[in-house]
Context: one part of a larger RNA
RNA sequence: UUGGGUUUAAAGGGUGCGUAGGUGGUCCUAUAAGUCAGUGCUGAAAUAUCCCGGCUUAACCGGGAGGGUGGCAUUGAUACUGCAGGACUUGAGUAAAGUUGAGGUAGGCGGAAUUGACGGUGUAGCGGUGAAAUGCUUAGAUAUCGUCAAGAACACCUAUUGCGAAGGCAGCUUACUAAGCUUUAACUGACACUGAGGCACGAAAGUGUGGGGAUCAAACAGGAUUAGAUACCCUGGUAGUCCACACUGUAAACGUUGAAGACUCGAUGUUAGCGAUACACUGUUAGCGUCUGAGAGAAAUCGUUAAGUCUUCCACCUGGGGAGUACGCCGGCAACGGUGAAACUC
Numbered sequence: 001u002u003g004g005g006u007u008u009a010a011a012g013g014g015u016g017c018g019u020a021g022g023u024g025g026u027c028c029u030a031u032a033a034g035u036c037a038g039u040g041c042u043g044a045a046a047u048a049u050c051c052c053g054g055c056u057u058a059a060c061c062g063g064g065a066g067g068g069u070g071g072c073a074u075u076g077a078u079a080c081u082g083c084a085g086g087a088c089u090u091g092a093g094u095a096a097a098g099u100u101g102a103g104g105u106a107g108g109c110g111g112a113a114u115u116g117a118c119g120g121u122g123u124a125g126c127g128g129u130g131a132a133a134u135g136c137u138u139a140g141a142u143a144u145c146g147u148c149a150a151g152a153a154c155a156c157c158u159a160u161u162g163c164g165a166a167g168g169c170a171g172c173u174u175a176c177u178a179a180g181c182u183u184u185a186a187c188u189g190a191c192a193c194u195g196a197g198g199c200a201c202g203a204a205a206g207u208g209u210g211g212g213g214a215u216c217a218a219a220c221a222g223g224a225u226u227a228g229a230u231a232c233c234c235u236g237g238u239a240g241u242c243c244a245c246a247c248u249g250u251a252a253a254c255g256u257u258g259a260a261g262a263c264u265c266g267a268u269g270u271u272a273g274c275g276a277u278a279c280a281c282u283g284u285u286a287g288c289g290u291c292u293g294a295g296a297g298a299a300a301u302c303g304u305u306a307a308g309u310c311u312u313c314c315a316c317c318u319g320g321g322g323a324g325u326a327c328g329c330c331g332g333c334a335a336c337g338g339u340g341a342a343a344c345u346c
Stems, first nucleotide, its partner, number of pairs: 004317003007300002012314001014201004021194003025088005031082001033081002035077008049065006091191001092188003095184006103177007110154001114150008125136002162169002206247006216240001220236004258313006266291009295302002319346003328339004
């Protein structure tokens, strides 16, 4: 390179935007670069193929024939691709009118709960467990009532729901802002798809500086359990958990299923629209689910949201361990991340 694969056996990049590149809708005209055909020159000999011959055969050697690949020139063909010109509207985008939602950012406000402080009532326990103990409590705890403070999270509604590219997003409200869908078919007229590098976003934990610190809680301490118990259980408790700014750049970042487009039976639930008849259904568009047919699959299962039938582009795989390690390079404050072997062994 050919070929085969990537839900679960090795294998889809965490996600998007996008450069180069690759690929690309319908019709017409022209060109003839690719493409196809003819002709000419060249394409050394040896080798290779076929035929004939010479050494006793063979290897080997001699003679002959044909074929082939490639290049250049030239003459034609024009279906497809390319280049050039023109036209189109169904792909794509714009506009207008509606509509949807926990989409995003910033600000304001709210109640329940928790913990603490102060005051009242009140008295001997509280708490915790399988059972206990550590712990708290006559300096008045726990319980209960009132007032105040703080920080964090938003019960019910809540759903098999919705939104977002992914990560993710939930009290109420205001401002700003992004997106989808539907209808009209007004405008542009292929403006498209994918995307190596690149850039941006990216849970939790972690890092830096400054705040904040109610709860919970790595580390740590004590009490239990136990043969031991550096654990599971209990009482405490610091980083952290929260905010701002800056880093980190990884996850079972999962639908373990890359993106886009086309085609291919049905049943049923649901979300958001639309249109006419018309007032509870029918139809239709875009999603989110469940079941199933053909087909696919090693099977489980998938099945118009494909893992079916096809097209384009990217990423990745090639026995297990060694190893996502070593070395080098790049990035990072560090932690570490990215790239990524071999010896050896089975």
A computed fold for a 346-nucleotide part of an RNA from an uncultured bacterium, annotated as small-subunit ribosomal RNA, central domain. Model confidence (mean pLDDT): 84 of 100. RNAcentral holds the full RNA, with entries from ENA and SILVA.